A computed fold for a 522-nucleotide part of an RNA from an uncultured bacterium, annotated as small-subunit ribosomal RNA, 5' domain. Its mean pLDDT, the model's own confidence on a scale to 100, is 82. Its Rfam family is "Bacterial small subunit ribosomal RNA". Its family is annotated with structural constituent of ribosome and ribosome in the Gene Ontology.

[in-house]
Context: one part of a larger RNA
RNA sequence: GGAUGAACGCUAGCGGCAUGCCUAACACAUGCAAGUCGAGGGGGAGGUUACUUUCUGGUGACUGAGACCGGCUUACGGGUGCGUAACUCGUAUACAAUCUGCCUUUCACUGGGGGAUAGCACCGAAAAAAUUUGGAUUAAUACCCCAUACUAUAUAGGGACAGGUAUCGUUUUUAUAUUAAAGCUACUGUGGUGAAAGAUGAAUAUGCUUUCUAUUAGCUAUUUGGACAGGUAACUGCUCCCCCAGGCCAUGAUAGAUACGGGUUCUGACAGGGAUGUCCCCCACACUGGUACUGAUAUACAGACCACACUCCUACGGGACGCAGCAGUGACGAAUAUUGGACAAUGGUCGGAAUACUGAUCCAUCCAUGCCACGUGCACGAUGAAAGUCUUAUGGAUUGUAAACUGCUUUUGUUAUGGAAGAAUAAAGACUACAUGUAGUUUGAUGACAGUACCUUAUGAAUAAGCAUCUGCUAACUCCGUGCCAGCUACCUCGGUAAUGCCGACGAUGCGAGCGUUAUCC
Numbered sequence: 001g002g003a004u005g006a007a008c009g010c011u012a013g014c015g016g017c018a019u020g021c022c023u024a025a026c027a028c029a030u031g032c033a034a035g036u037c038g039a040g041g042g043g044g045a046g047g048u049u050a051c052u053u054u055c056u057g058g059u060g061a062c063u064g065a066g067a068c069c070g071g072c073u074u075a076c077g078g079g080u081g082c083g084u085a086a087c088u089c090g091u092a093u094a095c096a097a098u099c100u101g102c103c104u105u106u107c108a109c110u111g112g113g114g115g116a117u118a119g120c121a122c123c124g125a126a127a128a129a130a131u132u133u134g135g136a137u138u139a140a141u142a143c144c145c146c147a148u149a150c151u152a153u154a155u156a157g158g159g160a161c162a163g164g165u166a167u168c169g170u171u172u173u174u175a176u177a178u179u180a181a182a183g184c185u186a187c188u189g190u191g192g193u194g195a196a197a198g199a200u201g202a203a204u205a206u207g208c209u210u211u212c213u214a215u216u217a218g219c220u221a222u223u224u225g226g227a228c229a230g231g232u233a234a235c236u237g238c239u240c241c242c243c244c245a246g247g248c249c250a251u252g253a254u255a256g257a258u259a260c261g262g263g264u265u266c267u268g269a270c271a272g273g274g275a276u277g278u279c280c281c282c283c284a285c286a287c288u289g290g291u292a293c294u295g296a297u298a299u300a301c302a303g304a305c306c307a308c309a310c311u312c313c314u315a316c317g318g319g320a321c322g323c324a325g326c327a328g329u330g331a332c333g334a335a336u337a338u339u340g341g342a343c344a345a346u347g348g349u350c351g352g353a354a355u356a357c358u359g360a361u362c363c364a365u366c367c368a369u370g371c372c373a374c375g376u377g378c379a380c381g382a383u384g385a386a387a388g389u390c391u392u393a394u395g396g397a398u399u400g401u402a403a404a405c406u407g408c409u410u411u412u413g414u415u416a417u418g419g420a421a422g423a424a425u426a427a428a429g430a431c432u433a434c435a436u437g438u439a440g441u442u443u444g445a446u447g448a449c450a451g452u453a454c455c456u457u458a459u460g461a462a463u464a465a466g467c468a469u470c471u472g473c474u475a476a477c478u479c480c481g482u483g484c485c486a487g488c489u490a491c492c493u494c495g496g497u498a499a500u501g502c503c504g505a506c507g508a509u510g511c512g513a514g515c516g517u518u519a520u521c522c
Stems, first nucleotide, its partner, number of pairs: 001522004006518005013374001015372004020366001026330003030327003035072003040069002046063007079285003090208005098202002103198008111146004122135005152178010163168001183190002211257003218248003223245001225243002229239002261281003264275004288307004311320003338364001340363003346360001347358003377408003387399005413459002416456001418454001422449001428443007466511005472491001478505002481502001487494001
């Protein structure tokens, strides 16, 4: 000098764009953050209305909340950096050792039957509560059985390869056995099952790279390797039994300490050194520790079970909870914001769609925390006014064209009108084209921000300057006070009676809505 997620002191007009618990992965009151589908199913409180008249009624039509079974989603999105020195990350490969819901393409199929159960209503039971439970009864795209089926799976056998480094692979064919399905419907479709490809996503393996300590020198028993078996989507000591005695290490094993990694970013001429907050990619975690279930995918932040600790409720029998989601509270701390608005846009889930949900997201609020932009006026004006300061003092110098005065302008401020873009189109309707369900044209709801941005109008210099420094390094000097005192100070020391170094004043210098100090990095 540059930089910062900064803090502190003094000061402060405005806008745009960014940033904002770096400390206690400390504890959390309250609200919200993941639902959706009636075009899968049983059903339906309530409401509106028509008819009837055995009226606290009956029948029908329309509408329709909450709960239940079922499907899909909840493995995404969002947060944090505890752990991890590791195939964790980065990069380059391999998979002849693998899986892949939704989506796209292609082929084939979608036949017949059965038993339950939730719920509603009814009859009960236990309990303080959370909740649990018996009887009777009902449905399905829930569940089960049978049939049919291969380019699927398994077993046995025969060929081909002008396939491979190899375990082997690819392909063809025969026989036997095994495994499927679901309906709904505007009748146009849409779903369901099996198989083969693609895309996407994931798993696994390998080479190289990846901090400090030797005041850590030996480490290892499933440990290294082999065969059987089990297990997995899949390879493997992944697991088990048996056998062998190996494996790693001064090119640093093992142990300890510290730490998510990268893209990036700061600095520097480069080489290099530092940082890893915001944004993007990966990994890990979800009170602490463990376990599996469901599922295409989890060993699952707002799922389950077990155990520990904490907090809360309790009728003492037993229960409930997990903000490292968004706000917010306490605590720690030098220190870090609102218990805001909207789904209008972008994206996500569900749905045929309209819708619904979405603290993702988009917006607004707070903070000079940072960067950028604008302003605090411009011109004229010498009797160089007054006042201040200095002085060699009837004088002069300086503040200084500075002020006053005169004229001008109105960014900004205030006043009053107008007033956005961000919206693309969805449903639905019409038309045109053809391959008849697609494409195109056209009509056609919807704006949180926001009466915001912006434009125009009126008004009046009006509403707007500070901070630090002035011995040298280092741009900028004099006077007064003080008298090794009070104090200053990054360093060299300054101050003991003329202090350009302390305090105050005038003046000056630097930067400027900021300026200085502190901390850290180059």